[in-house]
RNA sequence: UAGAGUUUGAUCCUGGCUCAGAUUGAACGCUGGCGGCAUGCUUUACACAUGCAAGUCGAACGGCAGCACGGGGGCAACCCUGGUGGCGAGUGGCGAACGGGUGAGUAAUACAUCGGAACGUGCCCGGUAGUGGGGGAUAGCCCGGCGAAAGCCGGAUUAAUACCGCAUACGACCUACGGGUGAAAGCGGGGGACCGCAAGGCCUCGCGCUAUCGGAGCGGCCGAUGUCGGAUUAGCUUGUUGGUAGGGUAAAGGCCUACCAAGGCGACGAUCCGUAGCUGGUCUGAGAGGACGACCAGCCACACUGGGACUGAGACACGGCCCAGACUCCUACGGGAGGCAGCAGUGGGGAAUUUUGGACAAUGGGCGCAAGCCUGAUCCAGCCAUGCCGCGUGCGGGAAGAAGGCCCUCGGGUUGUAAACCGCUUUUGUCAGGGAAGAAACGCUUCGGGCUAAUACCUCGGAGUAAUGACGGUACCUGAAGAAUAAGCACCGGCUAACUACGUGCCAGCAGCCGCGGUAAUACGUAGGGUGCAAGCGUUAAUCGGAAUUACUGGGCGUAAAGCGUGCGCAGGCGGUUGUGCAAGACAGAUGUGAAAUCCCCGGGCUUAACCUGGGAACUGCAUUUGUGACUGUGCGACUGGAGUGCGGCAGAGGGGGAUAGAAUUCCGCGUGUAGCAGUGAAAUGCGUAGAUAUGCGGAGGAACACCGAUGGCGAAGGCAGUCCCCUGGGCCUGCACUGACGCUCAUGCACGAAAGCGUGGGGAGCAAACAGGAUUAGAUACCCUGGUAGUCCACGCCCUAAACGAUGUCAACUGGUUGUUGGACGGCUUGCUGUUCAGUAACGAAGCUAACGCGUGAAGUUGACCGCCUGGGGAGUACGGCCGCAAGGUUGAAACUCAAAGGAAUUGACGGGGGCCCGCACAAGCAGUGGAGCAUGUGGUUCAAUUCGAUGCAACGCGAAGAACCUUACCUGGGUUUGAAAGGCCGGUGACCACCGAUGAAAGUCGGUCUCCCCGCAAGGGGCGCCGGUACAGGUGCUGCAUGGCUGUCGUCAGCUCGUGCCGUGAGGUGUUGGGUUAAGUCCCGCAACGAGCGCAACCCCUGCACUUAGUUGCCAUCAGGUCAUGCUGGGCACUCUAAGUGGACUGCCUACGCAGGUAGAGAGGAAGGUGGGGAUGACGUCAAGUCCUCAUGGCCCUUACACCCAGGGCCACACACGUGCUACAAUGGCCGCAACAAUGGGUCGCAAAGCCGCGAGGCGGAGCCAAUCCCAAAAAGGCGGUCUCAGUUCGGAUUGGAGUCUGCAACUCGACUCCAUGAAGCUGGAAUUGCUAGUAAUCGCGCAUCAGCACGGCGCGGUGAAUACGUUCCCGGGCCUUGUAUACACCGCCCGUCAAGCCAUGGAAGCUGGGAGUACCCGAAACCGUCGCGCUAACCCUCACGGGAGGCAGGCGUCUAAGGUAAGAUCAGUGACUGGGGCUAAGUCGUAACAAGGUAACC
Repeated sequence: UAGAGUUUGAUCCUGGCUCAGAUUGAACGCUGGCGGCAUGCUUUACACAUGCAAGUCGAACGGCAGCACGGGGGCAACCCUGGUGGCGAGUGGCGAACGGGUGAGUAAUACAUCGGAACGUGCCCGGUAGUGGGGGAUAGCCCGGCGAAAGCCGGAUUAAUACCGCAUACGACCUACGGGUGAAAGCGGGGGACCGCAAGGCCUCGCGCUAUCGGAGCGGCCGAUGUCGGAUUAGCUUGUUGGUAGGGUAAAGGCCUACCAAGGCGACGAUCCGUAGCUGGUCUGAGAGGACGACCAGCCACACUGGGACUGAGACACGGCCCAGACUCCUACGGGAGGCAGCAGUGGGGAAUUUUGGACAAUGGGCGCAAGCCUGAUCCAGCCAUGCCGCGUGCGGGAAGAAGGCCCUCGGGUUGUAAACCGCUUUUGUCAGGGAAGAAACGCUUCGGGCUAAUACCUCGGAGUAAUGACGGUACCUGAAGAAUAAGCACCGGCUAACUACGUGCCAGCAGCCGCGGUAAUACGUAGGGUGCAAGCGUUAAUCGGAAUUACUGGGCGUAAAGCGUGCGCAGGCGGUUGUGCAAGACAGAUGUGAAAUCCCCGGGCUUAACCUGGGAACUGCAUUUGUGACUGUGCGACUGGAGUGCGGCAGAGGGGGAUAGAAUUCCGCGUGUAGCAGUGAAAUGCGUAGAUAUGCGGAGGAACACCGAUGGCGAAGGCAGUCCCCUGGGCCUGCACUGACGCUCAUGCACGAAAGCGUGGGGAGCAAACAGGAUUAGAUACCCUGGUAGUCCACGCCCUAAACGAUGUCAACUGGUUGUUGGACGGCUUGCUGUUCAGUAACGAAGCUAACGCGUGAAGUUGACCGCCUGGGGAGUACGGCCGCAAGGUUGAAACUCAAAGGAAUUGACGGGGGCCCGCACAAGCAGUGGAGCAUGUGGUUCAAUUCGAUGCAACGCGAAGAACCUUACCUGGGUUUGAAAGGCCGGUGACCACCGAUGAAAGUCGGUCUCCCCGCAAGGGGCGCCGGUACAGGUGCUGCAUGGCUGUCGUCAGCUCGUGCCGUGAGGUGUUGGGUUAAGUCCCGCAACGAGCGCAACCCCUGCACUUAGUUGCCAUCAGGUCAUGCUGGGCACUCUAAGUGGACUGCCUACGCAGGUAGAGAGGAAGGUGGGGAUGACGUCAAGUCCUCAUGGCCCUUACACCCAGGGCCACACACGUGCUACAAUGGCCGCAACAAUGGGUCGCAAAGCCGCGAGGCGGAGCCAAUCCCAAAAAGGCGGUCUCAGUUCGGAUUGGAGUCUGCAACUCGACUCCAUGAAGCUGGAAUUGCUAGUAAUCGCGCAUCAGCACGGCGCGGUGAAUACGUUCCCGGGCCUUGUAUACACCGCCCGUCAAGCCAUGGAAGCUGGGAGUACCCGAAACCGUCGCGCUAACCCUCACGGGAGGCAGGCGUCUAAGGUAAGAUCAGUGACUGGGGCUAAGUCGUAACAAGGUAACC
């Protein structure tokens, strides 16, 4: 020392991405009251108009243009006069090298820290000694000339603190120790004596000047240590490294030159490339660190670019000079001028950074004796919310919780004490008045001290005193009025504090990450409300943090990224026991330093704070010094335990070479022998009648070594296997002797290194890439088959990679065990057993470790030493470059771009052309069908004004629909209505309503007529009912079943699905529920870290099968009686059947066998029924966003003279076609005709309807009986008996069509059913495929009912007749349990790979093209320094009377060096480039199916 979101269905871990914090010289958006203090071109070291930024001194000088004063002249204008104050220009001095700016360059000529010796130093301080005497010029001024200008030239004259000799020389310097060399300047103030005409001398004071010694401060130089990235930069260097001599400098030095030597630097990173001013410090951080180097301070570098020197104490000089270059300006075209990275300011660039302000009042600087002048240093002001800090925008009361807004379940809630209103205050702002500190020095007066001859001057100290303020009438104080002048911004899905409504509808948009938006968005936009900050708030950019995500503090490497394929080994790192010396490391003390500022602590000053300021601490560092001697190091010595050597044994596919044996394959020869062989899932290609295969004998050749053989042995790894011989490496064991730390690890290096591959030469039996053929397949460049070449083998030489794996580096030490096995050694005894120990090799496992899996003395445990390696996925082990290679390729090894994951282990499901167990009409065994025909019906499609809508694999399709001619009806066309067809509320009007009638119309409707209310109350009025008008509203089969309720289908009547507690696991989760049996069943039993429980199963319920009891009409009729042609018809009876209520009965209860039990088996017993008797009802947790908004209900949306309502007609009935479900058939187990039998369930008053009569018939007439165990529908049919047909498109089949009818109904045209006559289609048992059914079942036969006016081949029920088959669970389908694999979880209808096609993006190569920086060689070579020449010129000094000469100097010439420029060849970096290579990304493109399951050929290297 804080964490959070995000990989998954969920979990743990690894790991990246993202967020919350702090910060900034910031910018942008919205907004903006005040003050204080700070900051303010980070970009073009881009270019600059204008003004200012360095002058000053008259007490150095000659002088005097301009100003003022004085004096003189003049009437005046004006002139003269340096006399005075002063002073332009000039000579001279000092300054201009400071101050101010900038960060281009610079990776060390720099900076920081600490040291050092061979130096310089103007002004300043201290000391010593001087300051004498001369000379010649020159600017200015004046005159003349040239030029556009800048400026220049010539002549004359002149001064100095300008310049030059001479003299002197304490000290200084040189020296051959004799000696020699070299200085100076004056100016001002005052004055007693003395001198002088005066100036002045002289004296003194002050300021200067010269020489020298020292100091302070400053500067130059040297050393050590530290100071960014790249090794895809590994070698660099010739003045280079050193020496000698010389030169040069203030000074050491290759700094320079000559000569000599051949060195110097570098893996502790030279050289090269890129980047960069360094530091104190700043930001962040717990710290260690990381990032940065604005402002302030120290140092450095630079001043348009490059080079150069001059002057000077100091410069190679920002506002100096010369040259070259670029650029700008002026020009009379000849020539000139310039340098804001000073302060302001302008243009440009940019996201972006201020006034062409005031003042020298203060602080500081330059000059001056001073006054003073100068000072864009500085102090102030101005601009900007750029930052930090402070203040304010009011305070108190105030509920009718006002109005308005928003939401609403319409009740209310919220805005909200918020406002209004009442009271109070007055910071800020406004107005008015007062009003600072910052300013005391200098100056003047005076007192005292010093200097002095001096009471001058000067100086020091004290006292007094005049003046001086840019800011600024500012800060501050006082007063007045008055809540008056003052709030925004962002956010509100999670992270993250804060939620609703409307709009929008994968659109518009949002987004830091995850992600929102496809009609109910807390995520977009707006509003209301809320949250957070607040004169600011957000966004963007950037740094640190979080990130232990580079891990020193403080990480890892079996499977997540990560152990080099293995060994040897130099450097390096590390190193056993003991004695002793040293003191490098280490530790301790002291000293110096570590600038100031900053940070921290304690104080002080601004009303506070920010800010400023005093003191302290700190600055973790470096250096010097003293000490210590444990530890590390090092020297010397000793030891034996580490390591090694010898002697003695042992095992072994360790390696190399040589020799050799047998079996087998193939080939060849000969023989025997005949039609096939071979091959496969099945085949074919192939071989074979020219004789194969098979078989016998003989031969050739190559390769590999069965059995032994093993989780066995050996080796460093790769790897190594018949036997024998030779050579050779290593290991293990035992005891003794020897050496004496000789050791461990190892970057670079060296060696070895499977297979494949390459080169040369051999060899080649088998096998076998490529290739060919045959199959398979949609295709099959594969899998399978037949062949077959490289290769495989040998020798030599390369290659150097593997899933080179134990995915586990080497070495050493320590830490419980058990079992097997290999090689030794030592024991014990029963001599074939057992014990101990060392070295290997396996299995299981304590502790411990691990994310888990697992590891576990052979560690992945606990430690030490050293090496290698990792840091999200993809791009990519790719590109470029280097090195290696004959090549193939290897090694080293990026980036752009892109994603929010990629991954490990484990969990639960699901899935598998994985496994095991089990079930089901699942298959099989059977029976009957469907698929072919015709028709019916539903659907698709098409058509149509409309063919209303829904249902769509199983689980839509004779489904909603238990019945579309109108109605239904939702659709279409046309006609009409608008508070509506129906319900209820309110207001107003009216008196009806009903009934009847007329006109019009297709009807609906529209228009009109007749007739008129009731109740209470005296009345007023009220109420009821109906109608009309109005108003809220009705209405909607309009949308959304993906907003819903309810209901339903389905898996599936499958046996499952869960919970509590406990236990196990970090956790998801597991256990229970798994296991062994058993069952129809998670049914039961046993076992068990589980023990119990719930929903399911079963049972309880209904029907049916048996019996009993009760009851006996409408049912029944055995007995008795009566009657009839006959009939329970009648009396009677309730026994039977039956009816309908109850009870019993079945439970593996009994027996046998097996079994622990549960239970199973039995042609067992008994029983009507036997192992859930048969059937039904009953449907767990859940799945399918399954179905239904058109049954109903319902949120939201939509329509409102229409998407509502009414009516007529039409449509839902269409018809090239396709499918589903059915019916009828194709016939003789049949059709037709005749005769005569046997049911059950049901229904009936808007009904069922008998008898009887009519009609061929549908039906009609008729009406008894029946509200039903009574009457009716009602005839059951198949079946039985008899007859006929005789295998044919028929006496099968009945479609279709014509005609004639019946019934229902307002109405049968579209569009009903039925009847009769006539017609007589397809069809002769149905391809691929497919359905149902296990017993009273299938099949077959008829009957009834619902709906319904009518309409049934459909549906729901009923009974009649009544089979076949099941060996069995391999296969298909579905399901259950366990297990296994998984890259699946939308869960295999999953996931997912690659080419191609399209778009976009970045990138590599590339003929080239363009540009940059650097180096090399050569050419040319400015200015300047230096060297040299110097015949031209020349005041000071010397010689000379002079001319002249000398010394010295100058112009000029030449030379060395050299900037810029040029030429040339390469190297390097960047940009660009036709074309080209791959890569990445992109809802729905193409082709296949590679991978994940045994992924359908196991996968991978």
Source information:
This is a predicted structure of a 1501-nucleotide RNA (small-subunit ribosomal RNA) from an uncultured bacterium. Model confidence (mean pLDDT): 85 of 100. It matches the Rfam family "Bacterial small subunit ribosomal RNA". Gene Ontology terms of the family: ribosome and structural constituent of ribosome.